Small-subunit ribosomal RNA, central domain from Marinivivus vitaminiproducens, 348 nucleotides, folded computationally. Its mean pLDDT, the model's own confidence on a scale to 100, is 90. The full RNA is in RNAcentral, with records from ENA, RefSeq and SILVA. Its Rfam family is "Bacterial small subunit ribosomal RNA".
Context: one part of a larger RNA
RNA sequence: CUGGGCGUAAAGGGUGCGUAGGCGGCCGGCCAUGUUGGAGGUGAAAGCCCGGGGCUCAACCCCGGAGGUGCCUCCAAAACGGGUCGGCUUGAGGACGAGAGGGGAGAGUGGAAUACCCAGUGUAGAGGUGAAAUUCGUAGAUAUUGGGUGGAACACCGGUGGCGAAAGCGGCUCUCUGGCUCGGACCUGACGCUGAGGCACGAAAGCGUGGGGAGCAAACAGGAUUAGAUACCCUGGUAGUCCACGCCCUAAACGAUGUGUGCUGGAUGUUGGGGGACAUGUCCCUCAGUGUCGGAGCUAACGCGUUAAGCACACCGCCUGGGGAGUACGGCCGCAAGGUUAAAACUC
Numbered sequence: 001c002u003g004g005g006c007g008u009a010a011a012g013g014g015u016g017c018g019u020a021g022g023c024g025g026c027c028g029g030c031c032a033u034g035u036u037g038g039a040g041g042u043g044a045a046a047g048c049c050c051g052g053g054g055c056u057c058a059a060c061c062c063c064g065g066a067g068g069u070g071c072c073u074c075c076a077a078a079a080c081g082g083g084u085c086g087g088c089u090u091g092a093g094g095a096c097g098a099g100a101g102g103g104g105a106g107a108g109u110g111g112a113a114u115a116c117c118c119a120g121u122g123u124a125g126a127g128g129u130g131a132a133a134u135u136c137g138u139a140g141a142u143a144u145u146g147g148g149u150g151g152a153a154c155a156c157c158g159g160u161g162g163c164g165a166a167a168g169c170g171g172c173u174c175u176c177u178g179g180c181u182c183g184g185a186c187c188u189g190a191c192g193c194u195g196a197g198g199c200a201c202g203a204a205a206g207c208g209u210g211g212g213g214a215g216c217a218a219a220c221a222g223g224a225u226u227a228g229a230u231a232c233c234c235u236g237g238u239a240g241u242c243c244a245c246g247c248c249c250u251a252a253a254c255g256a257u258g259u260g261u262g263c264u265g266g267a268u269g270u271u272g273g274g275g276g277a278c279a280u281g282u283c284c285c286u287c288a289g290u291g292u293c294g295g296a297g298c299u300a301a302c303g304c305g306u307u308a309a310g311c312a313c314a315c316c317g318c319c320u321g322g323g324g325a326g327u328a329c330g331g332c333c334g335c336a337a338g339g340u341u342a343a344a345a346c347u348c
Stems, first nucleotide, its partner, number of pairs: 003320004007302002012316001014201004021194003025088007033081002035077008049065006091191001092188003096183004103177007110154001115149007125136002162169002206247006215241002220236004258315006266293013297304002321348003330341004
C1' cells in the first nucleotide's frame, strides 16, 4: 500500500460535544485547478524488448528500430469533481402554537419499616438452623402498648411504560434548568454528515479532607459443617455503603450490534401527539418512540428481518492463529491503588 472482516468465531472506541481532515442537496452563468483529447519538446548512453550482423556456436560484442508509466509547453472540450457569482427549498436551523416525561441541580417536607433510648403491661424464655451452637435474657429479654431520637431507602401506582448521549433516573412540594415530540408552513437559505487529536461526562469499588452512621456488611472474631473448611450456614462486626468538596476513569460500561442519511412486503401490542368517519366508543389515516411474530433478502449456523444483522453511500474506531500478555520496558496521567499507550524472546 492492499484484501477480507468486526451480534455469538479475532475485531464497534463506555458516551457525547467538537478541531483539523474526509464527504456533501436542486437550477443557472463564468473560470479551467483536477479530468479528457490532440500537437510539440524532453525522457543521455548502456541495459530490457524486436529485427539484422560479427567472433566456427553461445556467452559476449556491433548496427537499426520499438518502447520509455513521467515531466514541460501550446491548442481544444466543459459532462463530472473543484473555484466563483446568482437563484431555489426538499436537507439543516429558527419563530409560532400545543404536548408527554423517575432528564439534571438546589431547598423543603411525608408516611411505613428497621435499630436504639425512656416508660407501661407481662413472664421465662428468645433467637437461630438441615439439626445445633456461639449470642441475648430473672440486673426482666422475646412479645405488646405509649412516647422520643437517628440514619438510610421510598411499598402500592409500576408496566418487554416513560426520560436521558451514555453512565443512569422512582414518595411529595417549590425554585432554577437541558433535551424531545406533534401541528400548521411564517423566517433563514445547504448554514449539512462524520470526526484523528482535544475537551467534557462517566456504575460500583477505591483514595484525600471534614461530617454522618439506622440497616446492611469486605476484613476480622466466634459457633457449626467437614478428613480438613483460611468457604458455603449461624451469631457478632470494622472499613465501606450516606452527605459536602476534590481525585480515580474502570466494567459482561451489552443490543456483546459506531454515527448519520436514503431505499426495501406484512401482522399484532403498547407510549406520546395530530387528522378523519360513524355518532358515544369503536374504526380508519398519519408522525415520533417502544415490544412481539414473521416475508423477501442476508447469515457458517443460531438468528436478523422498516428499531436490519436486507440494499447502498459518507466518515470514524477496531481485527489479522493460541500461549507469553493487556504483561515487560519507556512515555503520559494518578496522592496511592492503578489507568492508558503497548512489544519481544521463547513456545504450540